[in-house]
């Protein structure tokens, strides 16, 4: 200074126009002498930010930011 990727729960990742959801984590209760498995609900999200399009945006544009990669 050019180009590509990623930004979604504490983590690691889904989802794509009608408005969000898995695994692990956390917390409650039930098993157990206890622990730990195992089972049952629960909590926790301004979907990076800000704007455009839409009846309606995480999602489509756009402009910006991190972070990551290439290439000078």
């Nucleotide at each position: 200074g050019g180009g590509g990727a990623u930004g979604u729960a504490g983590c690691u990742c889904a989802g794509u126009g009608g408005a969000a959801g898995a695994g692990c984590g956390c917390c409650u209760g039930c098993u157990u002498u206890g622990c730990a498995u195992g089972c049952a609900g629960g909590a926790g999200g301004c979907c990076c930010u800000g704007g455009c399009u839409u009846c309606a945006a995480u999602c489509c544009c756009c402009a910006g930011c991190a972070u990551c990669u290439c290439c000078a």

Predicted 3D model of a 72-nucleotide RNA (transfer RNA) from Dromaius novaehollandiae. Rfam family: tRNA. Rfam classes the family as a transfer RNA. Gene Ontology term of the family: triplet codon-amino acid adaptor activity. Taxonomically the source falls in Dromaius (Eukaryota, Euteleostomi, Sarcopterygii, Archosauria).